[in-house]
Context: one part of a larger RNA
RNA sequence: UGACGGGGGCCCGCACAAGCAGCGGAGCGUGCGGUUUAAUUCGACGCAACGCGCAGAACCUUACCAGGCCUUGACAUGCCCCUGCAAGCCCCGGAAACGGGGUCGCCUUCGAGGGCGGGGCACAGGUGCUGCAUGGCUGUCGUCAGCUCGUGCCGUGAGGUGUUGGGUUAAGUCCCGCAACGAGCGCAACCCCUGCGGCCAGUUAGAGCGUCACUGGCCGGACCGCCGGCUUGUCGCCGGAGGAAGGCGGGGAUGACGUCAAGUCCGCAUGGCCCUGACGGCCUGGGCGACACGCACGCUACAAUGGCCGGGACAAUGGGCGGCCAAGCCGCGAGGCGGCGCCAAUCCCCAAACCCGGCCCCAGUUCGGAUCGGGGGCUGCAACUCGCCCCCGUGAAGGCGGAGUUGCUAGUAACCGCGGGUCAGCCAUACCGCGGUGAAUCUGUUCCCGGGCCUUGUACA
Numbered sequence: 001u002g003a004c005g006g007g008g009g010c011c012c013g014c015a016c017a018a019g020c021a022g023c024g025g026a027g028c029g030u031g032c033g034g035u036u037u038a039a040u041u042c043g044a045c046g047c048a049a050c051g052c053g054c055a056g057a058a059c060c061u062u063a064c065c066a067g068g069c070c071u072u073g074a075c076a077u078g079c080c081c082c083u084g085c086a087a088g089c090c091c092c093g094g095a096a097a098c099g100g101g102g103u104c105g106c107c108u109u110c111g112a113g114g115g116c117g118g119g120g121c122a123c124a125g126g127u128g129c130u131g132c133a134u135g136g137c138u139g140u141c142g143u144c145a146g147c148u149c150g151u152g153c154c155g156u157g158a159g160g161u162g163u164u165g166g167g168u169u170a171a172g173u174c175c176c177g178c179a180a181c182g183a184g185c186g187c188a189a190c191c192c193c194u195g196c197g198g199c200c201a202g203u204u205a206g207a208g209c210g211u212c213a214c215u216g217g218c219c220g221g222a223c224c225g226c227c228g229g230c231u232u233g234u235c236g237c238c239g240g241a242g243g244a245a246g247g248c249g250g251g252g253a254u255g256a257c258g259u260c261a262a263g264u265c266c267g268c269a270u271g272g273c274c275c276u277g278a279c280g281g282c283c284u285g286g287g288c289g290a291c292a293c294g295c296a297c298g299c300u301a302c303a304a305u306g307g308c309c310g311g312g313a314c315a316a317u318g319g320g321c322g323g324c325c326a327a328g329c330c331g332c333g334a335g336g337c338g339g340c341g342c343c344a345a346u347c348c349c350c351a352a353a354c355c356c357g358g359c360c361c362c363a364g365u366u367c368g369g370a371u372c373g374g375g376g377g378c379u380g381c382a383a384c385u386c387g388c389c390c391c392c393g394u395g396a397a398g399g400c401g402g403a404g405u406u407g408c409u410a411g412u413a414a415c416c417g418c419g420g421g422u423c424a425g426c427c428a429u430a431c432c433g434c435g436g437u438g439a440a441u442c443u444g445u446u447c448c449c450g451g452g453c454c455u456u457g458u459a460c461a
Stems, first nucleotide, its partner, number of pairs: 001461002003458003007455007015445002019408005026300008034291002042053002064286007073123001077122006085115001088103006125275002128273003134269002136264003139260001141258001146185006152161003165176003191252004196220007223246001226240005289427001302401001306360007318349003323342002328337003367398001372393007414437007
C1' cells in the first nucleotide's frame, strides 16, 4: 500500500422485510451429469456451465462410428513432361462414391498457345494438440462510482497528499473547507424511442368537403424557472401553483483503470507441436434422438374468478415473388382444387383473454391430457431408426407440492394472444420482439447476500 475480520461508523441495491405469481411433488419438452454404445462428435462447470455455442441434427449439416473407395487430392499458386481431350448423355458393375466401355462435342493460322485432362515435382489439406504461447471478440464484478496523471508539498524509502474532512447527490454530483493547484479516463450531457403542443408536407391513409385522426420532417416544451418553508443569503432538500410531463418524466444505446492465467485455437486469424496412400478427401448407412437413474430451465395441469357449445367486439410489431395468398367449391378436419390481388400505409398473412346466452354441479369429473391402437394429410430423392399436422378410439399421473428456492416496485408482476429470424419441413413449450387486460406491497434497514467511502486490528501478500 492492499487484502481480510463471526471489528467499528456512514450509505446504497427486489439484498432482506411487506406483497403477488412461481419453482422444488405429477406428466411431458429441452439441456446437462451418469450409464450404455461400434459411435452415442466437441466445447461450456458456483454466482458468471446446464432451452448455453445450436436464429432449425431425417440425408446434408457433421466435426463421431462401421463399411466401400481416392490419392497433386474437394480447394490455391508455380514449374517440367505427355495428349487432340473434358463436362454432359448412354451401357455394364455397384448401396453410392467410384471403376470400365461407348457416343456426342470447342477455338483453330494445322502448328504453337490458351482451356481441359494425364504423369511428375514444389505443395495443398487437418473442426488434430496447446485459450497456461497469442490477436480479436465476449462474460463477470458493475451503470458499481470509482481509477489515475502533471507540477508542487511531505516522507531516507515503499508511498502519501490531491481523492481525506463538513454538507449534498443517482453519481469523485455539486458547495464549503484544506499544501495543494490543475488535468485525464469514468458520471452527467450531446444520440435513439416514448409522453404534450405548434408549423410544414401528404401518397397507397378515414370521409363527399371543411377539419380531425394518421404518416414523417422541423421546432417548441422542464430549467428547482415561479411562490413558500428549511439551509451558511451556498450547494441543495421539502411543500405548492401552473403544466401533458416535474425535481435525472419513462425506456434504450453507452460498460473507466482493472480482476478472474475467466471463456473461445470447433466463427475467424495466428506462433509452436503433430498427421501426410492419412489425424487429409468422397460416399452409403448408422450415431449426435441411446435409458436403471440424478440435476437444471421450461410447458401443461390438478379445475367452477373453471371446462365445453353457440353468437358478438377491439390491437401492435412485423413478413411476403420458385413468396403472401382473397372469393368460390370439395373434405368432419389436417388439407385439396382454384386463381383475384399484391414487389405492397394499396393486396395477403392477422388475435386471444373479453362480452352475451346456454350446458356441466364438485365427481378424478364434460377437470387433466400423457400413453397406446387405427385411419388420413403435408414437406421432402427419402419420414423404419428420427418430422409436423388432422380425425376416431384409448384415456395415465396429477386433488396445489418436504427441506429449500426464483422473479418482480407500475403500465411493472400476473394473465392473454400475435409477429419474426433460422427454416423444404420441423420435434419452438426455445429465443428476439409486439400489443391486450392489468394488480398487491414497501415512508423500515436489526438480520441474510452483494457493493461504495472512512476508520481499526493483522503473525497474510

The prediction has a mean pLDDT of 85. Small-subunit ribosomal RNA, 3' major domain from a soil metagenome, 461 nucleotides, folded computationally. The RNAcentral record of the full RNA draws on SILVA.